[in-house]
RNAcentral holds the sequence, with entries from ENA, Greengenes and SILVA.
Predicted 3D model of a 1510-nucleotide RNA (small-subunit ribosomal RNA) from an uncultured bacterium.
């Protein structure tokens, strides 16, 4: 030391992205009320107007006004003399400007830090001590004249002073040479005392006369500095080699001073993988962020230090500078100029202009601090002190406190009831900070001057930018003072409207396509508040570079494999040293900061005081265990000898047999070959197939292995020769000789690449056959490089155990290859017990999991490789290697929110295994072809209303569209409406309301009559009354829209036989186990076994209904045997009575359970067969549809949020339309005929239904049907004749005596109405079809098939649907194969789940990168060339006061300018190096909704897949 969102269906695990936290020189957006105390150009070291930032000394010197005032003179212009004033300026001199300020360009550097050295060195002012301070001399500037210039400014001539310059003197004393001693030093050397020779000084001013500031020489100090080392101080090796003054050394020059610093001459050296050269990038540091800390990141303000001062050079002056506000020269740049010259540098302060997302006043004081000057007063200080401006940060404070529910009012929501804002607010006491006003009002001040005093000390004046500010007191008044940001999860905070994948949010996931808690606005909350929020930007998280603190088997990662350099590590034992490591002291670690404690500002923020801490560095002193180093020893580590045996370990010679083509010969013929099936080829010129002989090349069958050897690759037939390794067994021997190994050398399969051979089989490419849409493949047929050897390259792999190499530890069990050993009498192949190797299976232990486990992936040491999110990419560039292909190193932009392991559920597989279904097979019988008929498509229409769309729409919703239905469409017509409710009001000519006018109707206009017990009408009523009527009003209505807001019913997968839970136990978990197994079932059906035990929801039963029996029950039903009547010929027929046994009704009950038996099985579960039974092994059929799938259907049944719509999207009528028609499905009827049609005759059902009904008998019609009117509210009567069948006739294979469309005439019944557009019947017409391609459907028994009869809607209308009985079949070997579907298992790159996933080409679009013939720039390297300023040398014929010589004139000393020389900046030539920018064109990547071609991967992915190569 706090973690969380995100890869998945879930999961754990690696991984990355991302987010909470702090911080900021900040900036941007809304917003803003004081007040401290701090901070404000990161970018243009761009450019700069203007002011101002360095002066001061009259006690170091010279000169010295203008204007004023006062006075004189002149008419005046003038002009003189006094004061101001020796003031103002000017100049010499001297200090000082080198400090203080600013900036971060440079710079990777002894430049910083941090410790040392200087025995190699300075030091102006300051302090201390010692000596001096003495005499001369000769200019010059201001200034006055002349002059030149535009100017800046020069020249010239003349005066002049000095603490300005020059000699002399003096010399404690320095310095310089010489020499001599004393101390210390490792030495170079150092100091300290003496001697001798040379040489070196000074300046005065004040003055109160005491004396003070100065000067000059010297020694010391303080304090600052120069220079030197040890260490530390970013990136890049895709920078590995640098280097000529380079290293060094003699000897000079040169500085304060060492030194290659500079030179001449010698030598030939330095530096580097412990990272030099180049390249980039940066000022470094106290510190400041952040951090648990280790760290990382910066270096802003303060503070120490370097660098720079327009850009590059250089020096001068001076104690100090190579000088920010000095100087010379170049160079850009601005400005001035009269063009002839000249000025200038804000990276001081303030400011402008530019840049830029940005960053302040041209303030005000020297009052304090601090610095220069000065003896001092001062005087000068943009150093500083302060104001201003900016919420820029950090810190405090206010914008009110209490009480106040009829919980107002608005507003927001609502389920209409409320709820919420909310004690919030008015109201009511109250306080009074800030802010306004009024009055008072500082601290910061100590000094300075001055008086007294002989001093300590005292008296007096005197000095404030901030500031009338901070404080302090009063007055006044709740009155002047809240914003912003969030509210899907991470994240604290939710409704409403709008929007409708749009407009938009977005840090990450991700919202948004019509109810968005994600978008916009309101409402409300959450956070923080004078802020807030957003953007950069750093550290945290992130252990996500791992020192604390990480990893490599599949997740990214072990080098192919060895030898071996350097370097890392390193056995036993004794002895020294003390590098390292320890311990004691000392010295540094500046201040400020950070931490602790008191203190100061009302707190704080800020700020003083004090302590304390600091990894580090250096120095003394100790200590010796471990480590080093040395020395001695030792055998266990490591090796050497001996003996021994096993081996496809290497390399070369050399030999064999098989087999394969090919040649020669024989036999011998039509074929062989070769495939899924063919065809290309070969063969009648004789193939294949067989036999003999010959040739050539490659490879070694069996043995053979789970086995041998080898470092990996790799290694296979036999024999010989050379040869490396390991292994055993034994004794000597050697004495730590060893492990690992970055560079580096070696080996290295296959393919490729050179030359030469060699070729027989194979066989890339190429041809030809096929396949297929296509087929550049997979199949077949040729076939050439190659494969083979000899050299010589190349160096790669899925080079793999995906596991580096070595030691050393850590229960077992098993096999096997090698060696010894023991044992049993003896032989050991056998048994045992050792030792190397190779397999497995396991224990603890590890691991995410798989899965490893003595051959570790346990546990531990040592070394070396490698990793750090996928994409781009093993790519580009560059370098190295290579003939070449290529290899080795190996980026970067842009880009995504993933990519990945393991393992877990499912689902899928042209994966297995078992098993099921009319699934297929076996079979009947159909559809697909005909016409019709009905349903859908699609057209068309003013509309042909809407829905249903693979199974699982489409004779479906429709169990009945002519009007109505009816939702559609033309047309008229109505708005409180066709219905309904509820609230006010109001009803006597009122409500109603025949009738009339218009019209099609709806409707409109009209009007006789007309009620309160009456009346044209209902109902209730307790007779009061309501209702119904009529006007408002709030509601209405909507087959409008969402079935992807929903409910409720439904379809399906499916009667499939599965789908869960508790509790246990396994697993980190997803999850599993139970539910697998092993029989068994129709069954998760039951047994059996098991870390399971149990339930649960399906399954089965239980429920109806057929069948068998049995009770109860007898009308309308059954029976007539027994009586009676009637017809009649005994038989019979009717009827009546009688019964209730049959049937039959319908109610209740038994029966069926493998319950008996045999046999199978395991002794079960059960199966198989037998017996009994009306029925067997769930007896037929129904009703029942588990958990769940399809956003499956349905807002047009019907309920319903949400929306839309209100004189119309409601309503009410009239007509029409759903009924259309080239077509095309789909379901069906009827046929297509003789198992038939047609006429005639005869039989037998069951289950319905019936009063707005069924409707008998009879008559009437050819017939639909009418007429009639019995019975029946129905076990009574009707419907009702059932049809096929059977009996008989007739038709004879024909488009018919088949089949009926179609059409014309006539009629018939419903109905208001049969025109669009209804059924039926009579004639008359007779079409298509002759059994139906592809294809495709149903059905396992009372089943298919085939006949009829009913029914529901219904006025009428059925080929449909739903029932009903009648005749009544054929097949099932069987489970390969279609198709659904269960279990287990395997695999998987699916998980919207194969109708899945996914690759590449190619075309559009952007994007960034690479290459290009170039071009343009930046930085640089080497040649050669030019050469400012200017230091140095040389020269010095021009020019010169001091000192010297000389009377002088002039010489001499020296001096300066010219002038040469050597360096030498900007430059010029040339000719590399590196970088960026651009390039026509070009190359690949990346990215984009739905684009195009093919399917490569993912299940055997449909040729298994991958890796190398060609």
């Nucleotide at each position: 030391u706090a973690g969380a969102g995100u890869u998945u269906g879930a999961u754990c695990c690696u991984g990355g992205c991302u987010c909470a936290g702090a911080a900021u020189c900040a900036a941007c957006g809304c917003u803003g009320g004081c007040g401290g105390c701090g901070u404000g150009c990161c970018u243009a070291a761009c450019a700069c107007a203007u002011g101002c930032a360095a002066g001061u000394c009259g006690c170091a010197c010279g000169c010295g006004a203008g204007g004023u005032c006062c006075g004189g003179g002149g008419c005046a212009a003038c002009u003189c003399g006094g004061a101001u004033a020796g003031u103002a300026g000017c100049g010499u001199g001297g200090c000082a400007a080198a400090c203080g300020g600013g900036u971060g360009a440079g710079u990777a550097a002894c430049g910083c830090g941090u410790g040392g050295g200087u025995a190699a060195c300075g030091u102006a002012c300051c302090c201390u001590c010692g000596a001096g301070u003495g005499g001369g001399g000769a200019a010059u500037a201001a200034c006055u004249c002349c002059g030149g210039g535009a100017a800046a400014c020069c020249g010239g001539a003349g005066c002049u002073a000095a603490u300005a310059c020059c000699g002399c003197a003096u010399a404690c004393c320095g310095a310089g040479a010489g020499g001599g001693g004393g101390u210390c030093g490792c030495a170079a050397g150092a100091u300290c005392c003496g001697c001798u020779c040379u040489u070196g000084a000074a300046a005065g001013c004040c003055u109160c006369c005491g004396g003070g500031c100065g000067c000059u020489u010297g020694a010391g100090g303080a304090g600052c500095g120069g220079c030197c080392c040890g260490c530390g101080u970013c990136c890049g090796a895709u920078u590995a080699g640098c280097u000529a003054g380079u290293u060094g050394g003699u000897g000079g020059g040169g500085u304060a001073a060492g030194a290659g610093c500079c030179c001449a001459c010698c030598a030939a050296g330095g530096c580097g993988a412990c990272g030099a050269u180049c390249g980039g990038u940066a000022g470094c540091c106290g510190g400041u962020c952040u951090g648990a800390g280790a760290g990382g990141a910066c270096g802003g303000a303060c503070g120490g230090u370097c660098a720079c001062a327009c850009u590059g050079g250089g020096a001068c002056u001076g104690a100090g500078a190579c000088a920010c506000g000095g100087c010379c020269c170049a160079g850009a740049c601005u400005c001035c100029u009269a063009c002839g010259g000249g000025a200038g540098g804000c990276a001081g302060c303030a400011g402008u202009g530019g840049g830029g997302a940005a960053u302040c006043u041209u303030g005000g004081g020297c009052a304090a601090u601090g610095g220069g000057c000065g003896c001092a007063a001062g005087c000068c200080u943009g150093a500083c002190c302060c104001a201003g401006c900016a919420a820029c940060g950090c810190c405090g404070c206010g914008u009110g406190g209490a009480g106040g529910a009829u919980g107002a009012a608005g507003u927001c929501u609502u389920u209409c009831g409320g709820g919420a804002c909310g004690u919030a607010a008015a109201c009511u006491c109250c306080u009074g900070u800030c802010u306004a006003g009024u009055g008072g009002g500082a601290c910061g001040a100590a000094g300075a001057c001055u008086c007294c005093g002989c001093a300590a000390g005292g008296g007096g004046u005197u000095u404030g930018a901030c500031g009338g500010u901070a404080c302090c007191a009063c007055u006044g008044g709740a009155g002047g003072a809240a914003g912003c940001c969030a509210c899907g999860g991470c994240u604290a905070a939710c409704u409403c409207c709008g929007u409708g994948c749009c407009a938009g949010c977005a840090g990450c996931c991700g919202c948004g396509g019509u109810a968005a808690u994600a978008c916009g606005g309101g409402g409300g909350u959450g956070g923080c508040a004078a802020g807030c929020g957003u953007u950069g930007u750093u550290c945290g998280g992130a252990a996500u570079u791992a020192c604390u603190g990480g990893g490599c088997g599949u997740a990214a990662a072990g080098g192919g494999c060895g030898c071996g350099u350097a370097g890392g590590c390193g056995g036993u034992c004794g002895g020294a040293c003390c590098u390292g490591u320890c311990g004691c002291u000392g010295g540094u670690g500046a201040a400020a900061g950070c931490c602790g404690a008191g203190g100061g500002c009302u707190c704080a923020a800020c700020c003083c005081u004090c302590g304390a801490a600091g990894g580090g560095c250096c120095a003394g002193c100790g200590a010796a265990a471990c480590a080093g180093u040395u020395c001695g020893a030792c055998u266990u580590g490591a090796g050497u000898u001996c003996c021994g045996g096993a081996g496809g370990g290497g390399a070369a010679g050399g030999c064999g047999g098989a087999a394969u083509u090919c040649c020669g010969g024989g036999u011998g013929u039509a074929g062989c070959g070769g495939u899924g099936a063919a065809a290309u080829g070969c063969g009648u010129a004789g193939a294949u197939a067989u036999c003999c002989g010959g040739a050539g090349g490659a490879a070694c069958a069996c043995c053979g292995g789970u086995g041998g050897c080898g470092a990996a690759g790799g290694c296979g037939g036999c024999c010989u020769u050379c040869u490396g390794g390991a292994c055993g067994g034994u004794g000597a021997c050697u004495g730590a000789c060893g492990c690992u190994g970055a560079g580096g050398c070696g080996c290295g399969a296959a393919a490729g690449c050179c030359a030469g051979g060699g070729g027989a089989g194979c066989a890339a490419a190429c041809g030809g056959g096929a396949u297929u849409a296509g087929a550049u493949a997979c199949c077949c047929c040729g076939g050439u490089a190659g494969u083979c050897c000899u050299g010589g390259c190349c160096c790669u792999a899925a080079a793999c155990g995906a596991u580096g190499a070595g030691c050393a530890c850590u229960u077992g069990g098993u096999g096997u290859g090698g060696g010894g050993g023991g044992u049993u009498u003896u032989u050991a192949u056998u048994c045992c017990c050792u030792u190397c190797g190779u397999g497995c299976c396991g224990u603890a232990g590890g691991u995410a999991a798989c899965c490893c486990g003595a051959u570790a992936a346990g546990u531990g040491c040592u070394c070396c490789g490698c990793c750090u999110g996928g994409g781009g990419a093993g790519u580009a560039c560059g370098g190295c290697c290579g003939c070449a292909a290529g290899g080795c190193u190996g980026a970067a932009a842009c880009u995504c929110a993933a990519a990945g392991g393991a393992a877990u559920u499912g689902a899928c597989g042209g994966g297995g295994g078992c098993c099921c279904g009319c699934a297929c097979a076996a079979g009947c019988g159909g559809u697909g072809g005909a016409g019709c008929a009905u349903g859908u498509g699609g057209u068309u229409c003013a509309a042909u209303u809407c829905g249903a769309c693979g199974c699982a729409a489409c004779g479906c919703g429709a169990a009945g569209a002519a009007c109505c239905u009816u939702a559609c469409c033309c047309a008229g017509g109505c708005u409180c409406g066709a219905a309904c409710g509820g609230c006010g009001g109001g009803u006597a000519g009122u409500a109603g309301g025949a009738c009339c006018u218009g019209g099609a109707a709806a409707c409109a206009g009209g009007a006789a009559c007309g009620a309160a017990c009456u009346g044209a009408c209902u109902c209730u009523g307790u007779c009061a009354g309501g209702a119904g009527c009529c006007c408002g009003u709030c509601g209405a209505g909507g087959u409008g829209c969402u079935g992807c807001a929903u409910g409720g019913c439904u379809g399906u997968c499916g009667u499939c036989a599965g789908c869960u839970c508790g509790u246990g136990c396994c697993g980190u978990g997803a999850g599993g186990u139970g539910u697998u197994g092993g029989g068994u079932u129709a069954a998760g059906u039951c047994c059996c076994g098991c870390a399971a035990c149990g339930a649960g929801c399906g399954c089965a039963a239980c429920c109806c209904u057929c069948g068998c029996c049995c009770c109860u029950a007898g009308u309308u039903g059954c029976u007539c045997a027994c009586u009676c009547c009637g017809g009649u010929u005994u038989a019979c027929c009717g009827g009546a009575a009688a019964g209730c046994a049959c049937u039959c009704u319908a109610g209740g009950g038994g029966g069926a359970c493998c319950g008996c038996u045999a046999g199978c099985g395991a002794u079960a579960a059960g199966c198989u067969g037998g017996a009994g039974g009306a029925a067997g092994g769930u007896g037929g059929g129904g009703a029942c549809g588990a958990c769940g799938u399809c956003a499956a259907g349905u807002c047009a049944u019907c309920a319903u949020g949400g929306c839309c719509u209100u004189u119309a999207u409601g309503u009410c009528u009239g007509g029409g339309g759903c009924c259309a028609c080239a077509c095309a499905c789909g379901u069906g009827c009827u046929a297509c005929a003789a198992u038939g049609g047609a006429c005639g005759g005869u039989a037998c059902a069951g289950a319905g239904g019936g009063c707005u009904g069924c409707c008998a008998a009879c008559g009437c019609g050819c017939a639909a049907g009418c007429g009639g009117g019995a019975g029946c509210c129905a076990a009574u009567c009707c419907c009702u004749g059932a049809a096929a069948a059977c009996c008989g006739u007739u038709c004879u294979c024909a488009g018919u005596c088949c089949g009926g469309a179609u059409u014309g005439c006539c009629g018939u019944c419903u109905g208001c109405a049969a025109c669009u557009c209804g059924a039926c019947g009579g004639c008359a017409u007779g079409a298509a079809g002759c059994u139906g391609g592809a294809a495709u459907c149903g059905c396992u028994a009372g089943u298919a098939a085939u006949c009829g009869c009913g029914g529901a809607u219904c006025a009428g209308c059925a080929c449909g649907c739903c029932g009903c009985g009648g005749u009544g079949a054929a097949u099932a070997c069987g489970u390969u194969c279609c198709c659904g579907g269960g279990c287990c298992u395997c695999g998987u790159a699916c998980a919207c789940a194969c109708c899945g996933c996914c690759c590449g080409u190619c075309a559009c679009a952007u994007c960034a990168c690479g290459a290009a013939a170039g071009u343009g720039g930046g930085c640089u390297g080497u040649a050669c060339u030019a050469g400012a300023a200017g230091u140095c040398g040389c020269c010095g014929a021009g020019c010169c006061a001091a000192c010297c010589c000389g009377c002088a004139a002039g010489g001499g000393g020296g001096g300066c300018c010219a002038g040469c020389g050597c360096c030498g900046a900007c430059g010029g030539u040339a000719u590399g190096g590196u970088u960026c920018a651009u390039g026509a064109u070009u190359g690949g990547g990346g990215u984009g909704a739905a684009g195009u071609c093919g399917u490569a991967a993912c299940a055997a992915g449909g040729u298994a897949a991958c890796c190398g190569u060609a």
Its Rfam family is "Bacterial small subunit ribosomal RNA". Gene Ontology terms of the family: structural constituent of ribosome and ribosome.